[in-house]
RNA sequence: CCGUACUACAUGGGGAGCUGGCGGUGCCCUGUACCCGCAAACCGCCUUAGCGGGGUGGAGUUCCCCGGCCCAGGGCCAGCCUUGUGGAGUCUGACCCAGGUAAGCAGCGUUGACGAUCGGGUCCUGCGCAACAAAAAUUUGUGAACCCUGUCAGGUCCGGAAGGAAGCAGCAGUAAGCAAACUCUUUUGUGUGCCGCAGGGCAGCCUGAUUUGAGCCGGCUGCCUGGGUAACGUCCGGAAGGUUUGGUUCGAAGCCGGGGUGUACGG
Numbered sequence: 001c002c003g004u005a006c007u008a009c010a011u012g013g014g015g016a017g018c019u020g021g022c023g024g025u026g027c028c029c030u031g032u033a034c035c036c037g038c039a040a041a042c043c044g045c046c047u048u049a050g051c052g053g054g055g056u057g058g059a060g061u062u063c064c065c066c067g068g069c070c071c072a073g074g075g076c077c078a079g080c081c082u083u084g085u086g087g088a089g090u091c092u093g094a095c096c097c098a099g100g101u102a103a104g105c106a107g108c109g110u111u112g113a114c115g116a117u118c119g120g121g122u123c124c125u126g127c128g129c130a131a132c133a134a135a136a137a138u139u140u141g142u143g144a145a146c147c148c149u150g151u152c153a154g155g156u157c158c159g160g161a162a163g164g165a166a167g168c169a170g171c172a173g174u175a176a177g178c179a180a181a182c183u184c185u186u187u188u189g190u191g192u193g194c195c196g197c198a199g200g201g202c203a204g205c206c207u208g209a210u211u212u213g214a215g216c217c218g219g220c221u222g223c224c225u226g227g228g229u230a231a232c233g234u235c236c237g238g239a240a241g242g243u244u245u246g247g248u249u250c251g252a253a254g255c256c257g258g259g260g261u262g263u264a265c266g267g
Base pairs, nucleotide, nucleotide: 001267002266003265004264005263006262009057010056011055012030013029014028015027020046021045022044023043024042034054035053036052037051038050063260064259065258066257067256068255069254073250074249075248076247077246078245079243080242081241082240083239085237086236087235088234091233093232094229095228096227097226098225099224100223101222103221104220105219107216108215115211116210117209118208119207120206121205122204123200124199125198126197127196128195129193130192131190132189133188134187135186136185138181139180140179141178142177148173149172150171151170156165157164158163
């Protein structure tokens, strides 16, 4: 070096997840890689970490280990976007309220704004008047078995008589009282008054006259200040979903470099 027979080993790998851990079943990536049985409340194992059965290749360009490049994909963190959610009230935001200002618009104003002066009213006090209410007075009616008045039939009494006396009923009237009327009168009072007189007050408001001579007002917009609200914006926190973004971690496939590769027999 060649041949034969073996053996180790290979017959896909990776990510997340599960697990004390490893591997597998299921999911995803890679992309083509022997078959059967088992398995998610799972299956099988324990750092030599799937088990069982069958097949093939087999010590090499093909198998194993290390490093590098490139990089699919997954995980984590951050950023960003969207949609819910809890909170804040710092914001030239938004909305509401109040005050101010007067730049613009509207309105009033030379048929006279604002202001000034004088007067009146509104307000207070007193008096009056009126109204209303009450009472009194007044008027009318009624009103006493006897103890009110007048007249007093009858009857009674005194008297010889003339005559006289008291006096019931009736009639007429009257007192207190009661009732009504309100025309007139008086007094008192008042949640009263298109009233009068006098005095006071006159800050504000209304109003008249005179004067002056161009502003006044604050409805809308704007601007300033203060207060409030939290639907929205904003800010803070947290959740879900997304992400041609950044970092980190694992990393298939591909490419490159280095190293390793057993036993027996025969020639």